This is a predicted structure of a 529-nucleotide part of an RNA (small-subunit ribosomal RNA, 5' domain) from an uncultured bacterium. It matches the Rfam family "Bacterial small subunit ribosomal RNA". Its family is annotated with structural constituent of ribosome and ribosome in the Gene Ontology. The full RNA is in RNAcentral, with records from ENA, Greengenes and SILVA.

Context: one part of a larger RNA
RNA sequence: GAUGAACGCUAGCGAUAGGCUUAACACAUGCAAGUCGAGGGGCAGCAUGGUCUUAGCUUGCUAAGACUGAUGGCGACCGGCGCACGGGUGCGUAACGCGUAUGCAACUUGCCUCACAGAGGGGGAUAACCCGUCGAAAGACGGACUAAUACCGCGUACACUCCACUUUGGGCAUCCAAAGUAGAGGAAAUGAAAUUCGCUGUGAGAUAGGCAUGCGUCCCAUUAGCUAGUUGGUGAGGUAACGGCUCACCAAGGCGACGAUGGGUAGGGGAACUGAGAGGUUGAACCCCCACACUGGUACUGAGACACGGACCAGACUCCUACGGGAGGCAGCAGUGAGGAAUAUUGGUCAAUGGGCGAGAGCCUGAACCAGCCAAGUCGCGUGAAGGAUGACUGUCUUAUGGAUUGUAAACUUCUUUUAUACGGGAAUAACAAGAGCCACGUGUGGCUCCCUGCAUGUACCGUAUGAAUAAGCAUCGGCUAACUCCGUGCCAGCAGCCGCGGUAAUACGGAGGAUGCGAGCGUUAUCC
Numbered sequence: 001g002a003u004g005a006a007c008g009c010u011a012g013c014g015a016u017a018g019g020c021u022u023a024a025c026a027c028a029u030g031c032a033a034g035u036c037g038a039g040g041g042g043c044a045g046c047a048u049g050g051u052c053u054u055a056g057c058u059u060g061c062u063a064a065g066a067c068u069g070a071u072g073g074c075g076a077c078c079g080g081c082g083c084a085c086g087g088g089u090g091c092g093u094a095a096c097g098c099g100u101a102u103g104c105a106a107c108u109u110g111c112c113u114c115a116c117a118g119a120g121g122g123g124g125a126u127a128a129c130c131c132g133u134c135g136a137a138a139g140a141c142g143g144a145c146u147a148a149u150a151c152c153g154c155g156u157a158c159a160c161u162c163c164a165c166u167u168u169g170g171g172c173a174u175c176c177a178a179a180g181u182a183g184a185g186g187a188a189a190u191g192a193a194a195u196u197c198g199c200u201g202u203g204a205g206a207u208a209g210g211c212a213u214g215c216g217u218c219c220c221a222u223u224a225g226c227u228a229g230u231u232g233g234u235g236a237g238g239u240a241a242c243g244g245c246u247c248a249c250c251a252a253g254g255c256g257a258c259g260a261u262g263g264g265u266a267g268g269g270g271a272a273c274u275g276a277g278a279g280g281u282u283g284a285a286c287c288c289c290c291a292c293a294c295u296g297g298u299a300c301u302g303a304g305a306c307a308c309g310g311a312c313c314a315g316a317c318u319c320c321u322a323c324g325g326g327a328g329g330c331a332g333c334a335g336u337g338a339g340g341a342a343u344a345u346u347g348g349u350c351a352a353u354g355g356g357c358g359a360g361a362g363c364c365u366g367a368a369c370c371a372g373c374c375a376a377g378u379c380g381c382g383u384g385a386a387g388g389a390u391g392a393c394u395g396u397c398u399u400a401u402g403g404a405u406u407g408u409a410a411a412c413u414u415c416u417u418u419u420a421u422a423c424g425g426g427a428a429u430a431a432c433a434a435g436a437g438c439c440a441c442g443u444g445u446g447g448c449u450c451c452c453u454g455c456a457u458g459u460a461c462c463g464u465a466u467g468a469a470u471a472a473g474c475a476u477c478g479g480c481u482a483a484c485u486c487c488g489u490g491c492c493a494g495c496a497g498c499c500g501c502g503g504u505a506a507u508a509c510g511g512a513g514g515a516u517g518c519g520a521g522c523g524u525u526a527u528c529c
Base pairs, nucleotide, nucleotide: 001528002527003526005525006524007523008522009521012381013380014379015378016377018374019373020339025337026336027335029334030333031332034081035080036079039078040077042074043073046072047071048070049068050067051066052065053064054063055062056061057060088292089291090290097217098216099215100214101213102212103211104210107209108208112205113204114203115202116201117200118199120154122152123151130143131142132141133140134139160185164181165180166179167178168177169176170175218264219263220262225255226254227253230252231251232250233249234248235247236246237245267289268288269287270286271282272281273280274279294315295314296313297312298311317328318327319326320325345371347370348369349368353367354365355364356363357362384415385414386413387412395405396404397403398402420466421465422464423463424462425461429456435450436449437448438447439446440445441444473518474517475516476515477514478499479498480497484513485512486511487510488509494501495500
């Protein structure tokens, strides 16, 4: 000098960033991922309409009840997209994990953009609903009915895939690209009145990934030998793709003192702290990458997972049970217990930014933005300013009728009002989107106008009034090291970072006065340079 700090004393305000470093310990409760009716069958609930009945009368209206999917909509269900993002943590990992630089003639890529081409004709189911069975429950099963942008054949098709051949061009060993002939592979004409939004195939782009390689990446040699899918080859399987990735056979290789193997420790980087630099230390917050989601394993779905709030199996733990069987996973946001020196609210809003779905309106969003708590860091402001000498009183010291110091300090006079209190005014953050109107033309695009949208917030901020009014402490004073005297104590009580101090005149202990340093903080402890 620094800190995600803690402790002691003290404490006025604001802005800004930060806040479980320990038990990846266990978790009550609530919320954190939904959305689409412009894909579908429907109608549980709500509202509207219609029909019927009853009652009241104002004789065509009101009220009640029943029926009705007819309408707005919509719980549950089928279907689509999303849930692989965002958010958390640092257990594991010494590794192509990360960083950097390359390569893929060995690869994938939903949504998005561009280009070309296409969408013909059919079929069988199934959930919901209904009926029933079993079960305490969780739930499971059976029968019957039905729809789709759900599912499945058939036809068509090329630039697409596979095989074989020919030609041309190129390269970086395998090889790559382009052009021609025979076999296999696709579509949902859906919604809507229309614009339009969707669907299928191919090529290209963008984005996002996957894989491989050179170099770099902690300590221990009181760890010296390690290795059988091990190292390589052939063939096969598998993968989006290369590869012992896996398997069969064959060979006996491969790594290692330039540190293999083993053990310990640890997420990596951008960066941060310190230092003149070289270097040393750290990896909190923010950004990128990785790994993990009670522990271990496995795959399914999908463009993408071997999936935090999905599935299955095993285990530990907790809970429910009718004892037969079931349910759960905060290292999401709050919050609880425990551990600990120690770390916050079971808050508000989707207004902005961003994300998911949707044609849109919109819905969801503990992402995010705000608010609350904490001197826990940094920065800013204040606790008054000017004058004022009888140098007042008190206190302290003294060579004591005196003097020194506290000290311009106070009193007193004048002034100011940051802040405080009261009252009044009062934002920016909002640009949109949608809707309506007008205009332009290239007729579905663009432009203009109007309307609408603020959680924080009646907050920030501004003004007026009042009145110095509401606001100073902490540590030290032997040397290092800025700052000295008196009293008490008497190797006691105690101090102390080092040297050391204290045994009767202690500037070193305790108190007082004074002084010094910093200041809403100041010291101590811990750690790093």